[in-house]
This is a predicted complex of two RNAs, RNase P RNA and transfer RNA, with 418 nucleotides together. The coordinates come from a structure-prediction model, not an experiment, and the mean pLDDT is 75.
RNA sequence: AAAACAGGUCGGGUGUUCGCCGCUGCCGCAGCAGGCAGGGGAGGAAAGUCCGGGCUCCGCAGAACAUGAAGCCGGGUAAUUCCCGGGGGCCUUCGGGUCACAGAAAGUGCCGCAGAAACGAUACCGCCUCCGCUUUAUGCGGAGGUAAGGGUGAAAUGGUGGGGUAAGAGCCCACCGCCUCUCUGGCAACAGAGAGGGCCGGGCAAACCUCUUCAGGAGCAAGGUCAAGCAGCAGGAGGGUUGUUCGCCCAAUUCCUGCGGGUAGGCUGCUGGAGCCUGCUGGUGACGGCAGGCCUAGAUAGAUGAACGCUGAGAACAGAACCCGGCUUACGGACCUGCUUUUCUC
RNA sequence: GGCGCCGUACCCAAGUGGUAAGGGAGAGGUCUGCAAAACCUUUAUGCACCGGUUCGAAUCCGGUCGGCGCCU
Numbered sequence: 001a002a003a004a005c006a007g008g009u010c011g012g013g014u015g016u017u018c019g020c021c022g023c024u025g026c027c028g029c030a031g032c033a034g035g036c037a038g039g040g041g042a043g044g045a046a047a048g049u050c051c052g053g054g055c056u057c058c059g060c061a062g063a064a065c066a067u068g069a070a071g072c073c074g075g076g077u078a079a080u081u082c083c084c085g086g087g088g089g090c091c092u093u094c095g096g097g098u099c100a101c102a103g104a105a106a107g108u109g110c111c112g113c114a115g116a117a118a119c120g121a122u123a124c125c126g127c128c129u130c131c132g133c134u135u136u137a138u139g140c141g142g143a144g145g146u147a148a149g150g151g152u153g154a155a156a157u158g159g160u161g162g163g164g165u166a167a168g169a170g171c172c173c174a175c176c177g178c179c180u181c182u183c184u185g186g187c188a189a190c191a192g193a194g195a196g197g198g199c200c201g202g203g204c205a206a207a208c209c210u211c212u213u214c215a216g217g218a219g220c221a222a223g224g225u226c227a228a229g230c231a232g233c234a235g236g237a238g239g240g241u242u243g244u245u246c247g248c249c250c251a252a253u254u255c256c257u258g259c260g261g262g263u264a265g266g267c268u269g270c271u272g273g274a275g276c277c278u279g280c281u282g283g284u285g286a287c288g289g290c291a292g293g294c295c296u297a298g299a300u301a302g303a304u305g306a307a308c309g310c311u312g313a314g315a316a317c318a319g320a321a322c323c324c325g326g327c328u329u330a331c332g333g334a335c336c337u338g339c340u341u342u343u344c345u346c
Numbered sequence: 347g348g349c350g351c352c353g354u355a356c357c358c359a360a361g362u363g364g365u366a367a368g369g370g371a372g373a374g375g376u377c378u379g380c381a382a383a384a385c386c387u388u389u390a391u392g393c394a395c396c397g398g399u400u401c402g403a404a405u406c407c408g409g410u411c412g413g414c415g416c417c418u
Stems, first nucleotide, its partner, number of pairs: 001342003005338006012311007020041002023038005043317001047328002050326005055219004062246004067215005072086005087101001088099004102210002107208002109204003124150002126146008158176006177199001178197008223268004232259006238250003275294008347417007356370003364401001372388005394410005
């Protein structure tokens, strides 16, 4: 210097003029309207709405079932399916990356075609023994023993080697794998060591299911409030924010459903918050604590734009709608850090 | 803005783990003087896209894209 990987930051700057939406002050006014001045005005994803919370309401959410979600261990957090650290498996260019990572000896189900046989048992080609026929051998037929070899399949009943045998076989032995127990280290997941068991036994749980844990529901078009306007009728006896049952609560001047009539307005919720920045500090880290400073959009048909300059490689994806923490997806380019490899120079 | 549903050929549509039915349309043929109807034959790189689970995915799971419905 280049390339690969991982992580992080930024997301044009600036000047003049004319506009748009809030806020503050002054003038003006009965109150508006209006005028002047000052200051503020989209994002890293504002997106998807995939998770989690705050907040609000439902006559407080109690129980059982159903349903849904999570699933190695420890920690962080308001909470999480997120994040951090660790363990194990897999991949690796050895830097690292990645994993929906409980249970298949609780039960049920499925495993097409092929194959003898797909989980309950068997033997297609073979191998071996015996008997019979035949011309000795060979060959053919029958009975039996095998699962080493071949063949089918995604998958065939532990693997390799040796012994053993008529041929074979955990039948026996060594190592590896598996299971059980004990000990040691670790908070734990787990790791290591030793002893024992010939091995009891396929795959799928992103099939039903089992185990553990968690979850009441709806969502700012929630909800509250002011003003204007209107016409009731019919049906039902229950209704109570999602499924079922019980419990509990409310109610006959009540409640529910449908049709019809009216309105198409204002205010609030609304932005000061698990907020941002700086410094110190605890922790490997996620993150926490303390001190100081700051105020940083709030529209309601929905504002944040345009023109001309300078600079610049004349920029990508893209526009808030109650708020926040994550995840995922889109994105031209610039910069920084770590590590690995290669090349060059000293 | 919030909540929910769907995507299979040109159109409709079945299929819920094992090589995707059927109907219409299209093309060719038979019939007819010519058509229609009827009958026969036939086409296609068809499961919205990407990834995962599995021996195997239209189907199960995650993400993306597109379409539709509801609210006051």